[in-house]
Context: one part of a larger RNA
RNA sequence: AAUCAACGCUGGCGGCAUGCCUAACACAUGCAAGUCGAGCGAGAAAGGGUAGCAAUACCUGAGUACAGCGGCGCACGGGUGAGUAACACGUGGAUAACCUGCCUCAAAGUGGGGAAUAACACCGGGAAACCGGUGCUAAUACCGCAUAUUCUGACGAGGUCUGCGGAUUUCGUCAGGAAAGGAGCAAUUCGCUAUGAGAGGGGUCCGCGGCUGAUUAGCUAGUUGGUGAGGUAAUGGCUCACCAAGGCAACGAUCAGUAGCCGGUCUGAGAGGACGGUCGGCCACACUGGAACUGAGACACGGUCCAGACUCCUACGGGAGGCAGCAGUGGGGAAUUUUUCGCAAUGGGGGCAACCCUGACGAAGCAAUGCCGCGUGGAUGAUGAAGUCUCUUGGGACGUAAAAUCCUUUCGACAGGGAAGAAACCGCAAGGUUGACGGUACCUGUAGAAGAAGCCCCGGCUAACUCCGUGCCAGCAGCCGCGGUAAUACGGGGGGGGCAAGCGUUGUUC
Numbered sequence: 001a002a003u004c005a006a007c008g009c010u011g012g013c014g015g016c017a018u019g020c021c022u023a024a025c026a027c028a029u030g031c032a033a034g035u036c037g038a039g040c041g042a043g044a045a046a047g048g049g050u051a052g053c054a055a056u057a058c059c060u061g062a063g064u065a066c067a068g069c070g071g072c073g074c075a076c077g078g079g080u081g082a083g084u085a086a087c088a089c090g091u092g093g094a095u096a097a098c099c100u101g102c103c104u105c106a107a108a109g110u111g112g113g114g115a116a117u118a119a120c121a122c123c124g125g126g127a128a129a130c131c132g133g134u135g136c137u138a139a140u141a142c143c144g145c146a147u148a149u150u151c152u153g154a155c156g157a158g159g160u161c162u163g164c165g166g167a168u169u170u171c172g173u174c175a176g177g178a179a180a181g182g183a184g185c186a187a188u189u190c191g192c193u194a195u196g197a198g199a200g201g202g203g204u205c206c207g208c209g210g211c212u213g214a215u216u217a218g219c220u221a222g223u224u225g226g227u228g229a230g231g232u233a234a235u236g237g238c239u240c241a242c243c244a245a246g247g248c249a250a251c252g253a254u255c256a257g258u259a260g261c262c263g264g265u266c267u268g269a270g271a272g273g274a275c276g277g278u279c280g281g282c283c284a285c286a287c288u289g290g291a292a293c294u295g296a297g298a299c300a301c302g303g304u305c306c307a308g309a310c311u312c313c314u315a316c317g318g319g320a321g322g323c324a325g326c327a328g329u330g331g332g333g334a335a336u337u338u339u340u341c342g343c344a345a346u347g348g349g350g351g352c353a354a355c356c357c358u359g360a361c362g363a364a365g366c367a368a369u370g371c372c373g374c375g376u377g378g379a380u381g382a383u384g385a386a387g388u389c390u391c392u393u394g395g396g397a398c399g400u401a402a403a404a405u406c407c408u409u410u411c412g413a414c415a416g417g418g419a420a421g422a423a424a425c426c427g428c429a430a431g432g433u434u435g436a437c438g439g440u441a442c443c444u445g446u447a448g449a450a451g452a453a454g455c456c457c458c459g460g461c462u463a464a465c466u467c468c469g470u471g472c473c474a475g476c477a478g479c480c481g482c483g484g485u486a487a488u489a490c491g492g493g494g495g496g497g498g499c500a501a502g503c504g505u506u507g508u509u510c
Stems, first nucleotide, its partner, number of pairs: 001509003005506005012374006018367002020332001025330003029327003034072003039069002047060005079285003089209007098202003103198004108193003111145001113143002120135006151176011181190003211257003218248003223245008260282004264275004287308005310321004338364001340363003346360001347358004377407004387398004411451001413446005421437001425432002454499005459480003465494005475482002
């Protein structure tokens, strides 16, 4: 000097930040991922009304609600740092070895058919979770057929490039492969299918770089390489069969310990050293271990299956769960906040849109945890009051300090006014409408010095001295060291010094 700090004493206000470093310990409760009726079929009830003596019927509620099929999203956003010494990360390259939903551009097409199934109805099983059977039905769900600019494969001819493996391009022949409709009176628009290019995103490979230990010296059998095959979007022992016997290592292999990496942060004149919290990029993980499915993308935090530990329900047959999301609870600990408000803004998902969802985010709350700013008054005021301390008893100090007089009113209190942040969106237009924060910021006014100072230190280092008490006691102490009867070093008073809404102590780093 610094700190994600803690502890002690003290504490007026505001702005901006920050806030489980420990148990990747266990979690009650609520919320954190939905949306589309302009893809599809079906479709209530309460309530209200009319008629009727009533039962009831009809209209409305309403093609609404709750569900179901289907599409897109759920792989983003948010959390954590356990594991990992590794192409995980950083940086620079390679991909002639690759993929890419939504978006943009270009150009072509969107013809004609079929069979089911959930919902629903009925029947049945089960305590439940849920499950089975029969029957009916729709689609942008599913399956054939046609067509094929392009695309894929094979063959033939030519050109360009090349790392000589191949890549790319033009032409020809053969074979194979698509589609879905919706809205609107319509114009049109949103889609769908095959393709080329782009943007953004990702996969893989390589050079170099960044911890400790030799009281770890040898390690390795898919091991190292080859041929062939399988697998993948793709190279490759990635996997397998066969063949060869290789590969790594004192320039530190292997083993062990520790650790997420970086932009950066702290310190320092720099070189360097230490650290990696908040913010941004990358990685890894989601109760523990394993696995795949779906999909453009996952081996998937709030998906599935299996095993395990734990918790809960049970009719004992069987089931349910996963806060390292936001709050919050217990526990651990020196120690770390509200079970708040809002989608108004920014951003994201769905939708033609209106809109819906969003604990991302925007805000408010708590904490002097940090940084910054402000205030706790200003001027005048001596016979130098009182009081306290001291004393050589004359005096000296606190001290212009107070009182008193004159003034000001920041902040706070009260009263009145009162935002920007808002552009979108709706509408042919005129125009209308939207603010959580918040009656907040800010402005004006009213009253009155009024409501607002502590903490540490005073032997030297180190700014600041005396009196009393104590008597190697009680105690102090960062180091040197103080204290055994005149202690500037202990305790108290007075005085002084330093910092100040803080001041000290402790821990840690330079």
RNAcentral holds the full RNA, with entries from ENA and SILVA. Predicted 3D model of a 510-nucleotide part of an RNA (small-subunit ribosomal RNA, 5' domain) from an uncultured Terriglobales bacterium. It matches the Rfam family "Bacterial small subunit ribosomal RNA".